[in-house]
Fluoride riboswitch aptamer (crcB RNA motif) from a Bacillota bacterium, 73 nucleotides, folded computationally. The sequence was found by an Rfam model in a public genome assembly. Taxonomically the source falls in Bacillota (Bacteria, Bacillati). Its Rfam family is "Fluoride riboswitch aptamer (crcB RNA motif)". On this family, see Zhao et al., Nat Chem Biol 2017: "An excited state underlies gene regulation of a transcriptional riboswitch".
RNA sequence: ACUUCCAUGGGCGAUGGAGAUCCGCCCGAGCUCGUCUCAAACCGCCGAGAAGGCUGAUGACUCCUGUGGCAAC
Repeated sequence: ACUUCCAUGGGCGAUGGAGAUCCGCCCGAGCUCGUCUCAAACCGCCGAGAAGGCUGAUGACUCCUGUGGCAAC
């Protein structure tokens, strides 16, 4: 100097919010040193396909909100 692993912390997981704890993934750079900026993870699926088709406000669990429904959902 590089790589790997562990711990801790932060961030992300196709339509809003919250909770507890699990799952997976990312973690570098910059200066104006900040509740800052940029990057990464992330930005549905099937299908060769511009054809055609399908699921969902959850990554998973629970709840709230919105929408549909007489209700269950």